[in-house]
RNA sequence: GGGGCGUUAGCUCAGUUGGGAGAGCACCGGCUUUGCAAGCCGGGGGUCACCGGUUCGAACCCGGUACGCUCCA
Numbered sequence: 001g002g003g004g005c006g007u008u009a010g011c012u013c014a015g016u017u018g019g020g021a022g023a024g025c026a027c028c029g030g031c032u033u034u035g036c037a038a039g040c041c042g043g044g045g046g047u048c049a050c051c052g053g054u055u056c057g058a059a060c061c062c063g064g065u066a067c068g069c070u071c072c073a
Base pairs, nucleotide, nucleotide: 001072002071003070004069005068006067007066010025011024012023013022019056027043028042029041030040031039049065050064051063052062053061
């Protein structure tokens, strides 16, 4: 330098018709316990990496950029 894959909540990750942004864990509150843990109930938390384009509408399609992994040179 070139190819492929990835980037979504604090962490690990789902998300196929292009129209609802989600799960587990973590965090906060309540119940329960002598207390802790576990369990149960509820809650907070998002620039869907960034910029632009297409579209009535984009996490999702197109172009570019950045970062990570990997292969080739």